[in-house]
Molecule: FMN riboswitch aptamer (RFN element)
Organism: Nocardioides sp.
RNA sequence: UCGCGUGCUCUGGGGGCGGUGGAACUCCGCACCGGCGGUGACUGAGUGGAAGCUCAGAAGUCCGCGACCCGGUUGCAGCCAGUAGCCGGUUGACCAGGUGACCGAUCGAAGCAUCGUCGCUUCGCGCGGAAGUCCUGGACCGACGGUCAAAGUCCGGAUGGGAAGCGCACGCAG
Numbered sequence: 001u002c003g004c005g006u007g008c009u010c011u012g013g014g015g016g017c018g019g020u021g022g023a024a025c026u027c028c029g030c031a032c033c034g035g036c037g038g039u040g041a042c043u044g045a046g047u048g049g050a051a052g053c054u055c056a057g058a059a060g061u062c063c064g065c066g067a068c069c070c071g072g073u074u075g076c077a078g079c080c081a082g083u084a085g086c087c088g089g090u091u092g093a094c095c096a097g098g099u100g101a102c103c104g105a106u107c108g109a110a111g112c113a114u115c116g117u118c119g120c121u122u123c124g125c126g127c128g129g130a131a132g133u134c135c136u137g138g139a140c141c142g143a144c145g146g147u148c149a150a151a152g153u154c155c156g157g158a159u160g161g162g163a164a165g166c167g168c169a170c171g172c173a174g
Stems, first nucleotide, its partner, number of pairs: 003172006010165001016030004031153002033142002035065004042057006060140002069089008094138005102129003107124006144156003
């Protein structure tokens, strides 16, 4: 330094105003919020003559992860229930327009190469393609239980659990 393993730590935000009503932070109108990892034509910083390299940041709706919920199985248990471990399942939401990094073929120009051709490189007008992430606009999404009335935003399980992953420590291998 890279890889593997073990342990530990960490693990999000948001209801303000008005309306209706006996009653709503739950309905209606206008609001507010956006976890973690990956990707990423972007941005910034450092370095360098340049090319480039390094670092940091960049998606709620793209690819994954999750708690909740459901099932199976094993242990504890006479059985059920419960609980712990393991395995599996389920689990939301985007369109339109624009830009055009880049890609492609053709044509042209210049240069390189050759005896010459084939060829190679660079550049250029026009053409075609090209964003899930950029720009503009409009839209949409958000576990379960509770509640004088239906909840992403209130209360509760939860001073809980918690994956992917970052970090730290240790071990193994190189």